This is a predicted structure of a 485-nucleotide part of an RNA (small-subunit ribosomal RNA, 5' domain) from Arenicola marina. RNAcentral holds the full RNA, with entries from SILVA.
Context: one part of a larger RNA
RNA sequence: GAACGAACGCUUGCGGCAGGUCUAAUACAUGCAAGUCGAGGGUGAUAUAUACUUCGGUAUAUUGAAACCGGCGAACGGGUGAGUAACACGUGGGAACCUACCCAGAAGAGGGGAAUAACCGUUGGAAACGACGGCUAAUACCGCAUAAUACCCUACGGGGGAAAGAUUUUAUCGCUUUUGGAUGGGCCCGCGGAAGAUUAGGUAGUUGGUGAGGUAAAAGCUCACAAAGCCUACGAUCUUUAGCUGGUCUGAGAGGACGGUCAGCCACACUGGAACUGAGACACGAUCCAGACUCCUAUGGGGGGCAGCAGUAGGGAAUCUUGCGCAAUGGGCGAAAGCCUGACGCAGCCAUGCCGCGUGAGUGAAGAAGGCCUUAGGGUUGUAAAGCUCUUUCGACCGUGAGGAUGAUGACCGUAACGGUAAAAGAAGCCCCGGCUAACUUCGUGCCAGCAGCCGCGGUAAUACGAAGGGGGCUAGCGUUGUUC
Numbered sequence: 001g002a003a004c005g006a007a008c009g010c011u012u013g014c015g016g017c018a019g020g021u022c023u024a025a026u027a028c029a030u031g032c033a034a035g036u037c038g039a040g041g042g043u044g045a046u047a048u049a050u051a052c053u054u055c056g057g058u059a060u061a062u063u064g065a066a067a068c069c070g071g072c073g074a075a076c077g078g079g080u081g082a083g084u085a086a087c088a089c090g091u092g093g094g095a096a097c098c099u100a101c102c103c104a105g106a107a108g109a110g111g112g113g114a115a116u117a118a119c120c121g122u123u124g125g126a127a128a129c130g131a132c133g134g135c136u137a138a139u140a141c142c143g144c145a146u147a148a149u150a151c152c153c154u155a156c157g158g159g160g161g162a163a164a165g166a167u168u169u170u171a172u173c174g175c176u177u178u179u180g181g182a183u184g185g186g187c188c189c190g191c192g193g194a195a196g197a198u199u200a201g202g203u204a205g206u207u208g209g210u211g212a213g214g215u216a217a218a219a220g221c222u223c224a225c226a227a228a229g230c231c232u233a234c235g236a237u238c239u240u241u242a243g244c245u246g247g248u249c250u251g252a253g254a255g256g257a258c259g260g261u262c263a264g265c266c267a268c269a270c271u272g273g274a275a276c277u278g279a280g281a282c283a284c285g286a287u288c289c290a291g292a293c294u295c296c297u298a299u300g301g302g303g304g305g306c307a308g309c310a311g312u313a314g315g316g317a318a319u320c321u322u323g324c325g326c327a328a329u330g331g332g333c334g335a336a337a338g339c340c341u342g343a344c345g346c347a348g349c350c351a352u353g354c355c356g357c358g359u360g361a362g363u364g365a366a367g368a369a370g371g372c373c374u375u376a377g378g379g380u381u382g383u384a385a386a387g388c389u390c391u392u393u394c395g396a397c398c399g400u401g402a403g404g405a406u407g408a409u410g411a412c413c414g415u416a417a418c419g420g421u422a423a424a425a426g427a428a429g430c431c432c433c434g435g436c437u438a439a440c441u442u443c444g445u446g447c448c449a450g451c452a453g454c455c456g457c458g459g460u461a462a463u464a465c466g467a468a469g470g471g472g473g474c475u476a477g478c479g480u481u482g483u484u485c
Base pairs, nucleotide, nucleotide: 001485002484003483004482006481007480008479009478010477013357014356015355016354017353018352019350020349021315026313027312028311030310031309032308035072036071037070040069041068047062048061049060050059051058052057079268080267081266089192090191091190092189093188094187097185098184102181103180104179105178106177107176108175110144112142113141119134120133121132122131123130124129151160152159153158165173166172167171194240195239196238201231202230203229206228207227209225210224211223212222213221243265244264245263246262247258248257249256250255270291271290272289273288274287293304294303295302296301321347323346324345325344329343330341331340332339333338360390361389362388363387370381371380372379373378394426396421397420398419399418400417404412429474430473431472432471433470434455435454436453440469441468442467443466444465450457451456
């Protein structure tokens, strides 16, 4: 000098764009953050109309709530960086794999069955939640048939496996098998990027083999058997620290430091462990077990997990609203209308940063008054002010009013912008002035009070302390502190 997710002190007019718990991966009140489909299915609360009525209701038609079965989604999106020195990441390769929805091609959807939730009844429990009996449907479940020059297994003789329908009804959306693609992912390897030798030896599934198991798939991935290997001063092992990268800051560069926002990858979801479902998880707002903490309880037993968005407490020098909207973009479901979406779009708070604008312009010497200095003449503040002549950015008030939205739909928002009205009117501070380093005098103080980045100032004439006048620098900021180069 530059930089910052900064903080602190003094000060503060406006706008645009960005950023905002770096500390306790500490604990969390409350609300919201993942649903959707009636064009898969049964059921049918409510309401309306009509008819009947013993005025209690009943029947029919329309409507269609909540819950339930079923499908798809919930593995995305969002958060955090604890762990991890590792094929985690980056880059370049590899072969033994999977991939719902989507696209293209081939072939097909015939005929049956048995249940079950909802519901009804009985019943246990304080609750959470159940138990038993009975009824019922399906795109839920299970056989049978069919099976391509396709698919799977094969000892090459043969063997095996499927389907679901829906609807304003006549064109769509689905269903089954299979091939290829696309997308996404799993696995392996070369190379690359931290520190310590005051860590020198480490390793028994360890290293390779055979056989078996296992997986979507290669493999000690797992197991049995026999063998004795494997890594290591080119630093194994151990310890410490750390998410990695694109990048960011600095620097002429080489390098050094860093990895917040945004983007890619990884890991985690109270702590530890486990599997289930599924195309996909060993699953943040799923399940089970154990633990710590916390809440309810009828003491028998139950509930919970903000490192989602807001918000609270705590820690801290320090970091925001319990806002509006699905209008846009994107996502899930749906044939669609649409519903859901704290993703997202916006608004709010904060000079936290960057950028832009303003706080007036011209004229004005009797060089006014006042202040300060003075050799008492004068000098300086200073064209500065006043006065005179103008202008109206920004802000204020009044009015008009886009665009983001191809036809409709706007949270933002009567916003941006435009026109008008009034008046210089509402808008300047902070640090410094001994040298480094731009800027000097007077008074006060008297090694005191104090200053200080370094050298050093202060003990009676202090340009170094405090104040004033004057001056210098930057400017809605200016200084200080911290950190990096």
Rfam family: Bacterial small subunit ribosomal RNA. Lineage of the source: Eukaryota > Opisthokonta > Scolecida > Arenicolidae > Arenicola. Its mean pLDDT, the model's own confidence on a scale to 100, is 88.